[in-house]
């Protein structure tokens, strides 16, 4: 430098046009003599940045940034 894949919450991670699931963590409560475990409820993501297309974009297009792999 080129190509491929990836970037979504504090962490992991699903979602490929109709607007973002789930798990962990965390908070509150229940249970228990207490802790842990278990059960219930709750908080947290304008989706790497910018522009474009569209009635509508995490999703499609373009540029840029970052990471991994391959090639040189």
């Nucleotide at each position: 430098u080129g190509c491929a894949c990836g970037g979504u919450a504090g962490c992991c991670a699903a979602g490929u046009g109709g607007a973002a699931a789930g798990g962990c963590c965390c908070g509150c409560g229940g249970c228990c003599g207490u802790u842990a475990a278990c059960c219930g409820c709750g908080u947290c993501a304008u989706c790497g940045c910018a522009a474009g297309u569209u009635c509508g974009a995490a999703u499609c297009u373009u540029g840029c940034c970052c990471g991994u792999g391959c090639a040189g």
Background: RNAcentral holds the sequence, with entries from ENA. This is a predicted structure of a 72-nucleotide RNA (transfer RNA) from a Polyangiaceae bacterium. Taxonomically the source falls in Polyangiaceae (Bacteria, Pseudomonadati, Myxococcota, Polyangia). The prediction has a mean pLDDT of 82. Rfam family: tRNA. By type it is a transfer RNA.